[in-house]
RNA sequence: GGAGCGGAUCGGAGGAUCGCCGCGUCGCAAGGCGCGGAGGAAAGUCCGAACUCCAACGGGCAGCAGGCUGGAUAACAUCCAGGCGCGGCAACGCGACGGACAGUGCAACAGAGAGCAAACCGCCGAUCGUUCUGUGCGCGAGCACAGGAAGGAGGCAAGGGUGAAACGGUGCGGUAAGAGCGCACCGCAUCCCGCGCGAGCGGCGAUGGCACGGCAAACCCCCUGCGGAGCAAGACCAAAUAGGGAAGCGAAGGGACCGCCCGUUCCCGUCAUCAGCUUCCGGGUAGGUUGCUUGAUCACCGCGGAAACGCGAGUGACAGAUGAAUGAUCCUCCCUCCACUGGGGGACAGAAUUCGGCUUACAGAUCCGCUCCACGC
Numbered sequence: 001g002g003a004g005c006g007g008a009u010c011g012g013a014g015g016a017u018c019g020c021c022g023c024g025u026c027g028c029a030a031g032g033c034g035c036g037g038a039g040g041a042a043a044g045u046c047c048g049a050a051c052u053c054c055a056a057c058g059g060g061c062a063g064c065a066g067g068c069u070g071g072a073u074a075a076c077a078u079c080c081a082g083g084c085g086c087g088g089c090a091a092c093g094c095g096a097c098g099g100a101c102a103g104u105g106c107a108a109c110a111g112a113g114a115g116c117a118a119a120c121c122g123c124c125g126a127u128c129g130u131u132c133u134g135u136g137c138g139c140g141a142g143c144a145c146a147g148g149a150a151g152g153a154g155g156c157a158a159g160g161g162u163g164a165a166a167c168g169g170u171g172c173g174g175u176a177a178g179a180g181c182g183c184a185c186c187g188c189a190u191c192c193c194g195c196g197c198g199a200g201c202g203g204c205g206a207u208g209g210c211a212c213g214g215c216a217a218a219c220c221c222c223c224u225g226c227g228g229a230g231c232a233a234g235a236c237c238a239a240a241u242a243g244g245g246a247a248g249c250g251a252a253g254g255g256a257c258c259g260c261c262c263g264u265u266c267c268c269g270u271c272a273u274c275a276g277c278u279u280c281c282g283g284g285u286a287g288g289u290u291g292c293u294u295g296a297u298c299a300c301c302g303c304g305g306a307a308a309c310g311c312g313a314g315u316g317a318c319a320g321a322u323g324a325a326u327g328a329u330c331c332u333c334c335c336u337c338c339a340c341u342g343g344g345g346g347a348c349a350g351a352a353u354u355c356g357g358c359u360u361a362c363a364g365a366u367c368c369g370c371u372c373c374a375c376g377c
Base pairs, nucleotide, nucleotide: 001373002372003371004370005369006368007367008366009365010364012333013332014331015330016329017328018327020037021036022035023034024033025032026031039348043359044358046357047356048355049354050353051230052229053228054227063226064225065224066223067222068082069081070080071079072078083097084095085094086093087092098221099220103219104218105215106214120160121159122156123155124154127153128152130150131149132148133146134145135144136143137142168186169185170184171183172182173181187210188208189207190206191205192203193202194201195200234290235289236288237287244281245280246279247278248277249276253267254266255265256264257263297317298316299315300314301312302311303310304309334346335345336344337343338342
């Protein structure tokens, strides 16, 4: 200098003016003044909890989720450390990583053969048999011999070929050709020894020729965990209208005939049931209050720990709206792009009960550690 790997941080700054929301304070009020007002992901709502209500003696079935080991934590599918496997020269990254001798099942295409393996090409043809050739013998049919040749029966599983996968690898011996058939080494299995809390690792220890192929993100088996709904939870206050319940009120009334009274007549009512009116009660809607934001919180510091994290003290930080505030304009500076002194742009995105995580989005900038390559001293 180049190419990478891991981690952390920021993600425009300052000011002016006009607004919005909350709190405090002053004021009878209108309003004034002061302070505070989005994020690393506020997002997806995917896990785990707090909190609230409902349900519940206990246990099981079903269902769902998790599944190497040790640790962390309130808990987790999270985090830390480690093991094993895979990828990378490496830094490092990725992994649903229990069980395939409990049972049931699956394997397209290709291929001869795909699950108590098979034999297409190929190799062999020792053994049995055939034919041919040669030699010898015999008058001849023929017979004998060759460690002859080629096929058949048959043997083989080395080599080729198919496949994601074909029943250990290399070498030597062995054989007709071959083969764990035998042997050595490697691998594998079981046991033993050592190390490790453990997953596991190591052994120029022993034994065994080697078996028990793959798929459980197929059913399934084993182990562990899980009651349900969610702040629109839940609690309180409580209009109008309609409806529910209770108590009470009214033998008066109104119209017609008529100047008025009596009287006659009609309606309503008399039973207090219904209807009417008055008062009260309760449910409950709108609306309001609460839950509500300071908490398993975060940063700095000290101690413990390899780390995640824990403990401790001090200081500092932390929005709470509800048809839902957190904005707009201008100026200066910073970064960047286009054009040449002017103009454009500054990512992803915005709280909604609260935490712990995961995942996803993100222009650009900065810092730290590490790896490989090249060159120079």
Annotation
Predicted 3D model of a 377-nucleotide RNA (Bacterial RNase P class A) from an Acidobacteriota bacterium. NCBI's taxonomy places the organism under Bacteria, Pseudomonadati, Acidobacteriota. Its Rfam family is "Bacterial RNase P class A". Rfam's curators write: Ribonuclease P (RNase P) is a ubiquitous endoribonuclease, found in archaea, bacteria and eukarya as well as chloroplasts and mitochondria.